The part of an RNA shown here (small-subunit ribosomal RNA, 5' domain) has 512 nucleotides and comes from a Candidatus Nealsonbacteria bacterium. Its Rfam family is "Bacterial small subunit ribosomal RNA". Its family is annotated with structural constituent of ribosome and ribosome in the Gene Ontology. Model confidence (mean pLDDT): 86 of 100.

Context: one part of a larger RNA
RNA sequence: GGAUGAACGCUGGCGGCGUGGAUAAGGCAUGCAAGUCGAACGGAUCUUGCGCUUGCGCAAGAUUAGUGGCAGACGGGUUAGUAACACGUACUUACGCACCGCUAACACGGGCAUAACUAAUUGAAAGAUUAGCUAAUUCCCGAUAGUCUCUGUUUUUGCAGAGUAAAGGUUUCUUUUUAAGAUUCCGGUUAGUGAGCGGAGUGCGGUCUAUCAGCUAGUUGGUAGGGUAAAGGCCUACCAAGGCUAUGACGGAUAGGCGGUGUGAGAGCAUGAUCGCCAACAAUGGGACUGAAACACGGCCCAUACUCCUACGGGAGGCUGCAGUCGAGAAUAUUGGUCAAUGGGGGAAACCCUGAACCAGCGACGCCGCGUGCUCGAAGAAGUCCUUCGGGGUGUAAAGAGCUUUUAUCAGGGAACAAUCCCGCUUUAGCGGGAUGAGCGUACCUGAUGAAUAAGGGGUGACUAAACUCGUGCCAGCAGUAGCGGUAAUACGAGUGCCCCAAGCGUUAUCC
Repeated sequence: GGAUGAACGCUGGCGGCGUGGAUAAGGCAUGCAAGUCGAACGGAUCUUGCGCUUGCGCAAGAUUAGUGGCAGACGGGUUAGUAACACGUACUUACGCACCGCUAACACGGGCAUAACUAAUUGAAAGAUUAGCUAAUUCCCGAUAGUCUCUGUUUUUGCAGAGUAAAGGUUUCUUUUUAAGAUUCCGGUUAGUGAGCGGAGUGCGGUCUAUCAGCUAGUUGGUAGGGUAAAGGCCUACCAAGGCUAUGACGGAUAGGCGGUGUGAGAGCAUGAUCGCCAACAAUGGGACUGAAACACGGCCCAUACUCCUACGGGAGGCUGCAGUCGAGAAUAUUGGUCAAUGGGGGAAACCCUGAACCAGCGACGCCGCGUGCUCGAAGAAGUCCUUCGGGGUGUAAAGAGCUUUUAUCAGGGAACAAUCCCGCUUUAGCGGGAUGAGCGUACCUGAUGAAUAAGGGGUGACUAAACUCGUGCCAGCAGUAGCGGUAAUACGAGUGCCCCAAGCGUUAUCC
């Protein structure tokens, strides 16, 4: 000199873009953060219409607790652990794949349940138990089956045998209309393929420590088996005695890694906030279930600690999601708005959900930009400071005159971000009309008013740009370094002048 997720002191006009819990991975009140589908299903409630004697039945529509499907493995957070194939890079393969695209084929027949619901019992509650009824794209059985699986055979093309599937819903039309057929769209099953994603393995690379020198029994290898989507001591039995190590094993300390970031001419050194990729974690420890994928932040089970409810028998919970609160700390924001856009989940769609996201709020925390006026105005007012008492400085500075209006306040106008979507006509495709904006009456533009609304901080002996006077008297104090102060202090305190930077200026901490 540069830099910072900074903090502290003094000061503080505006805007744009960024950025903001680095400490206690400490504890958490409250609200929200993952739902959706009635075009999978049977009910229930309500409304309307019809049949119609109360009442019941039928049809249509709306809402939905439950069954069922898909999604809750993404998105969001944090960096505790981890010195490791965790990460980076280069390669390898013994493997898998829901949703999406493409290709080929299939979808036949039958059956048992169960929630909801009803009844009963029980508990303070959370909830639980028993009996009965019912549906499905729930579940089960059978059939069929090819390039799929297994076995056998075969030089090969292949052949033979055995085995493994499925589910319907909806639109429109027709008919001999309790129904059947055709058709549209969405689905189902099998096999293959693509895209993309993931699993696994290997070489090399990146911290400190020898005041850590020996470490290791599933340990190293083999055989057989089990297990997995998949190779493998991954696991088990048996056999052998191996494997690693001064090129630092083992132990200890520290630490998420990288793209990057800071600095530097570079080499390097330091660092890993925001953004992106990967990993790990979800009160602590362990476990599996479901599923294409989890050993699963807002799923389940057990144990532990803590908090809450309790009728003392027993229950409930997990902010390292967004806000917010307490605590600790030098220190870090609103219990805001909207799904309008982008993206995600569900749905045929309309649409619903989305603290992702987009916006707004707070903080000079940072960077950038703008302003706090401009011109004229005395050999120069007053005040104040210095003085050799002649004068000099503040100083064109002020006053005064003229001008401008960025900004400010008020008034008027006023975007873009909108594509989708709905209706009608037509239908490869398109035409016409209509509706949708949180931010926002915002940005921006125009006009009116009036210099009007806006300057400080640090320094001034040397290093180091800028000096005089008074006060103090080794006192009070200053100080980055050497040092200054004991009666003439340019070094302390004040005043005046001056210097530097400027909505900031200094100090402290850390890195180069």

Record summary
The sequence was found in a public genome assembly.